[in-house]
Context: one part of a larger RNA
């Protein structure tokens, strides 16, 4: 618990899809629940409130009055919402011609580089470091040359660039498959907007079985370095890391910015259509995306400024000093690891 707030102070759910519900576009007609408005009945007296009157005042007491509200019952009203009838077409979709894109998934392929084998040439050092030292080499290393084999990752192109809801994604090609954008016609005819719960995805690392190991590398082991060095630096090197299926569901899942829609000066650069000019620059308009530009407003500042954190509307999530604490407890969900939910004594 009324409020006031969530870019950094505490607070935007990690993203989507969607229940319920909430809220919803232009126009007529109907209807009266919801709203206006009128009679009536009822909320007992006392008490409140107003006015008067008795106690010498006043407290206190007594009389008289009325308005408000709430409910039923009754008439009227018709702007708005509701509910129905019927219609439109600008919100939202559709189909048709066209466009970019590392969106997703599966199969094929290719170079370079690295490691390792196997030969060939060659001889004494290589390697690593501040600087050495373990390490490796005459059983022939290191350097070069052929030839083989694996595994990962795809220099350049590469951008402040494209693409996805977010996570993310980058070598080529082939096949399945979301989406996106622009114009231009026809169509449907509010079909929308959010979304409590649901239910899907969701880096890394970690689990589970089976593969797979080239590099690189938690643990672990040596060498340094150090007063010590359970590090930082070499040198090795297991799980990882990669496939395939399955689980985990978390993060500075960040724009630290919820999602849709209106609306509110400009500049200047890029990407993708579209028009005009068409040699070119160039102009213009849609969608994205960027500025270490920036006005109005806005902000505690810091910044933010059509990609708003300005100005409004719909809905959701959250937040309410600081420690205890994201801790114990209960319920749940995982194999576990642990995840969700999520306090409180005590404290300052």
């Nucleotide at each position: 618990u009324u409020g006031g707030g969530c870019g950094u102070a505490a607070a935007g759910g990690g993203c989507g899809c969607g229940u319920a519900g909430g809220c919803g576009g232009c126009g007529a007609g109907g209807u009266a629940a919801g709203c206006c408005u009128g009679g009536u009945g009822u909320g007992a007296a006392a008490g409140a409130c107003c006015g008067c009157a008795g106690c010498u005042u006043a407290a206190c007491u007594g009389c008289g009055g009325g308005a408000g509200c709430g409910c039923g019952c009754u008439g009227g009203g018709a702007a708005c919402u509701g509910c129905u009838u019927u219609g439109c077409u600008u919100g939202a979709g559709u189909u048709c011609a066209g466009g970019a894109g590392g969106g997703g998934g599966a199969g094929c392929u290719g170079g370079a580089a690295u490691u390792c084998c196997a030969g060939g040439u060659g001889u004494a050092g290589g390697g690593g470091u501040g600087a050495a030292a373990u390490c490796u080499g005459u059983a022939g290393a290191u350097a070069u040359c052929u030839g083989g084999a694996a595994g990962a990752a795809c220099a350049c192109c590469g951008g402040c660039g494209g693409c996805g809801a977010a996570g993310g994604c980058g070598a080529g090609c082939u096949c399945c498959u979301g989406g996106c954008c622009a114009u231009g016609a026809a169509c449907u005819g509010a079909c929308g907007c959010u979304g409590a719960g649901g239910c899907g995805c969701g880096a890394a690392a970690g689990c589970g079985u089976g593969g797979g190991g080239a590099g690189c590398g938690a643990a672990c082991a040596g060498g340094a370095u150090u007063a010590g060095a359970u590090a930082c630096c070499c040198u090795g090197g297991u799980a990882g890391u990669c496939c395939a299926c399955g689980c985990u569901g978390u993060a500075a899942a960040c724009g630290a910015u919820g999602u849709g829609c209106a609306c509110u000066a400009g500049g200047u650069g890029u990407u993708g259509g579209g028009c005009c000019a068409c040699g070119a620059a160039g102009g213009u308009u849609c969608a994205g995306u960027g500025c270490a530009c920036g006005g109005a407003g806005u902000u505690a500042a810091c910044g933010c400024g059509u990609u708003a954190a300005g100005u409004g509307c719909a809905c959701c999530g959250c937040c309410u000093g600081g420690g205890g604490a994201g801790u114990a407890u209960g319920c749940u969900c995982g194999c576990a690891a642990g995840g969700g939910u999520g306090a409180a004594a005590c404290u300052c």
Model confidence (mean pLDDT): 87 of 100. A computed fold for a 348-nucleotide part of an RNA from an uncultured organism, annotated as small-subunit ribosomal RNA, central domain. The RNAcentral record of the full RNA draws on ENA and SILVA.